[in-house]
RNA sequence: GGGCGUGUAGCUCAGUUGGCUAGAGCGUCACACUGAUAAUGUGAAGGUCAUUGGUUCGACUCCAAUCACGCCCA
Numbered sequence: 001g002g003g004c005g006u007g008u009a010g011c012u013c014a015g016u017u018g019g020c021u022a023g024a025g026c027g028u029c030a031c032a033c034u035g036a037u038a039a040u041g042u043g044a045a046g047g048u049c050a051u052u053g054g055u056u057c058g059a060c061u062c063c064a065a066u067c068a069c070g071c072c073c074a
Stems, first nucleotide, its partner, number of pairs: 001073007010026004019057001028044005050066005
């Protein structure tokens, strides 16, 4: 330098051939339970879906560029 892949909650990851309010497990916090922890149960907080732009009535999803990481070729 060329090609491919990945980027969604603190961590690990789903996600719909474009359509209601974006989800799970673990973790965190509160409450219940307990003599007290743990476990268990209930609830809550936590996301500008990598960034910017475009297409569209409507984008996590489609298109382009850019950024970061990984792999391959040279």
This is a predicted structure of a 74-nucleotide RNA (transfer RNA) from an uncultured bacterium.
The sequence was found in a public genome assembly.
Its mean pLDDT, the model's own confidence on a scale to 100, is 80.
Its Rfam family is "tRNA". Rfam's curators write: Transfer RNA (tRNA) molecules are approximately 80 nucleotides in length.